[in-house]
RNA sequence: GAGGUUGGCCAGACGGUCGCGACAUUGUCGAGGAACGUCCGGGCUCCACAGAGCACGGUGGUGGGUAACGCCCACCCGGGGUAACCCGCGAGCUAGUGCAACAGAAAGUAAACCGCCCGAAAGGGUAAGGGUGAAACGGUGGUGUAAGAGACCACCAGUGGGCGAGGUAACUCGCUUAGCUAGGUAAACCUCACCGGGAGCAAGGUCAUGCAGAAGGCGCUUGAGAGCUGCUCGCUCGAGCCUUCGGGUGGACCGCUAGAGACCAUUGGUAACGAUGGUCCGAGAUAGAUGGCCGUCACCUUCGGGGACAGAACCCGGCGUACAGGCCAACCUCUUUC
RNA sequence: GCCGGCCUGGCGCAAUUGGCAGCGCACCGCUCUUGUAAAGCGGUGGUUACGGGUUCGAGUCCCGUGGCCGGCU
Numbered sequence: 001g002a003g004g005u006u007g008g009c010c011a012g013a014c015g016g017u018c019g020c021g022a023c024a025u026u027g028u029c030g031a032g033g034a035a036c037g038u039c040c041g042g043g044c045u046c047c048a049c050a051g052a053g054c055a056c057g058g059u060g061g062u063g064g065g066u067a068a069c070g071c072c073c074a075c076c077c078g079g080g081g082u083a084a085c086c087c088g089c090g091a092g093c094u095a096g097u098g099c100a101a102c103a104g105a106a107a108g109u110a111a112a113c114c115g116c117c118c119g120a121a122a123g124g125g126u127a128a129g130g131g132u133g134a135a136a137c138g139g140u141g142g143u144g145u146a147a148g149a150g151a152c153c154a155c156c157a158g159u160g161g162g163c164g165a166g167g168u169a170a171c172u173c174g175c176u177u178a179g180c181u182a183g184g185u186a187a188a189c190c191u192c193a194c195c196g197g198g199a200g201c202a203a204g205g206u207c208a209u210g211c212a213g214a215a216g217g218c219g220c221u222u223g224a225g226a227g228c229u230g231c232u233c234g235c236u237c238g239a240g241c242c243u244u245c246g247g248g249u250g251g252a253c254c255g256c257u258a259g260a261g262a263c264c265a266u267u268g269g270u271a272a273c274g275a276u277g278g279u280c281c282g283a284g285a286u287a288g289a290u291g292g293c294c295g296u297c298a299c300c301u302u303c304g305g306g307g308a309c310a311g312a313a314c315c316c317g318g319c320g321u322a323c324a325g326g327c328c329a330a331c332c333u334c335u336u337u338c
Numbered sequence: 339g340c341c342g343g344c345c346u347g348g349c350g351c352a353a354u355u356g357g358c359a360g361c362g363c364a365c366c367g368c369u370c371u372u373g374u375a376a377a378g379c380g381g382u383g384g385u386u387a388c389g390g391g392u393u394c395g396a397g398u399c400c401c402g403u404g405g406c407c408g409g410c411u
Base pairs, nucleotide, nucleotide: 001334002333003332004331005330006329007328008327009326010325012297013296014295015294016293017292018291020030021029022028023027032309036320037319039318040317041316042315043314044200045199046198047197051233052232053231054230056196057195058194059193060192061075062074063073064072065071076090077088078087079086080085091191092190096189097188098185099184113130114129115126116125117124118123138156139155140154141153142152143151157181158180159178160177161176162175163174164173165172166171204254205253206252207251213245214244215243216242217241218240225237226236227235261280262279263278264277265276266275267274268273299306300305339410340409341408342407343406344405345404348363349362350361351360357394365381366380367379368378369377387403388402389401390400391399
C1' cells in the first nucleotide's frame, strides 16, 4: 500500500423571536438507534385461592451470566475458509414404526447381472474384480483356496469394553482388548431431559350520569349455576342463575412514569457481567404536543449545497429488519521499502 | 392489541404422504372457408414472492424478510 474479518460510535449544538404541550409559579423539560416487526422473555393488573394429572406448546452439546429468555459470554465437537473468522433445530436410529423415486441382480438378514472356479451338460460354489446408484456387509499387503472371502495374519480406520492422565463438564490424549464392521435419515413419526395456568393497559379501578323491562328453562342446601386454552380429579363459592328479545350509558379521574434507571470512579472476573462509592431526575399526550424565521458553530462536500431509515401512547431486557453521509480500533493474508 | 390464510406461465386454478411443475382461457402457426367466426391439429411461454438451510433430491419440510386477504376485541 492492496484485499479481507470482527467490533464500536455519530444520526447535530448554542442564542434570539413567534407559535404548541406538561409541570411548577415565571422558570424547567419536551421522540429513537431502531420509537419499526410484534419474534421471545418479564414486571404489573385481573380471573375468590391457582392444587395435581393428561393433552397441547416450547427449548435441546457443556459451563457460566441474567429478574427471565428461544438472549449474551466462554469452551467442546462437526463443517467452510490459506488465515483472521463464520455457520450449526449439535440429546437418542440396539425402544418401536416409517422413508430412500429412477437406475441397478439386489436397498436391510436385501442380492448374484457380467465375471472367476468345478462340471460333458444340467447345475453347484463365490462376492476379491467390473457395472448401476447419493448410498451396495471397512481399507492396504499377504497366507490360504478348485476359485475366492476377516476364513486367518500384519498394519491402519471406525465401534464396543477395560485402565491411566488432563479438564467443573461437554470432551481430549495414551495403553490394552474384541475379527465386532448389520449403514443413512428424527428441520420423519417418535423416545428422553428441562420449562410453561389464562388473558392482557382497549389489563384493571374510582366517581358521576341515565334507563325499562318481557318471555322461557332450571333451582332454592336432597345443590341450579360459577370457578378463563381443552379434559379429568380434588377443593371452594353459592340463592338465585342460564338463554333470547329490548332499553340506557360509553363522561371525568386514576393506572401514567423514580426505574431489574442513567452517568462517573474504583474493584473482582478470560468474557458476558457483578460489587462498592458518588452525582442526576430527564415527554406522559388523549381532536393526540416540539414547528417556522434569523444568526453563529460542528460534520460531509464535486463548493451547487446537503442530510437517510423514520416518530413515544404502561414500562423494561433481547432478537430480527430498514438506514444518506461518515468516523475509530483491533486482527489475518499478500506485496514493497527501511 | 390478539389470531388465521394465501403468494405457481399473460390471467384463473391444480400438483398425494418429498421423485418429469400440469389443466383451461389467451397468444402464434397450419387445416377448413369466397372471407371471418366456430371446430380440429400442433406449438411458444415457469428463478414456484425473496433469501438461507435439511435431504441424494424441496412447489411441498425448517428459519427469516416482503406483499395481499380475513376474523375477534

Two RNAs folded together computationally: RNase P RNA and transfer RNA, 411 nucleotides in total. Rfam match: Bacterial RNase P class A. By type it is a ribozyme. For this family Rfam cites "Identification and characterization of small RNAs in Yersinia pestis" (Beauregard et al., RNA Biol, 2013).